Background: Predicted 3D model of a 79-nucleotide RNA (Fluoride riboswitch aptamer (crcB RNA motif)) from an uncultured Verrucomicrobiota bacterium.
């Protein structure tokens, strides 16, 4: 210097927050520092037609990643 691993710290994980877990991701620039900017993870499933991958139609599940509780929304039942 390059590359790979593992830990920590940030970051995501189809509609709010939280705890405690599980996964992924964590590049590069600019600046003396402080910071900024920027990448990557990620932006649902199913069938069929399209399409070269950014459509088009019909169906379907949920406020979780996954447990729990709290909030909002909707239904039914009971006082």
């Nucleotide at each position: 210097g390059c590359u790979g691993c593992c830990u920590c710290c940030g970051g995501c994980g189809a509609u709010g927050g939280a705890u405690u877990c599980c996964g992924c991701c964590c590049u590069c620039c600019c600046g003396c520092a402080a910071g900024g900017g920027u990448a990557a993870a990620c932006c649902g499933c199913c069938u069929g037609c399209a399409c070269c991958u950014c459509g088009c139609a019909g169906g379907c599940u949920g406020a979780u990643g996954a447990c729990u509780c709290c909030u909002g929304u909707u239904a039914a039942a009971c006082u």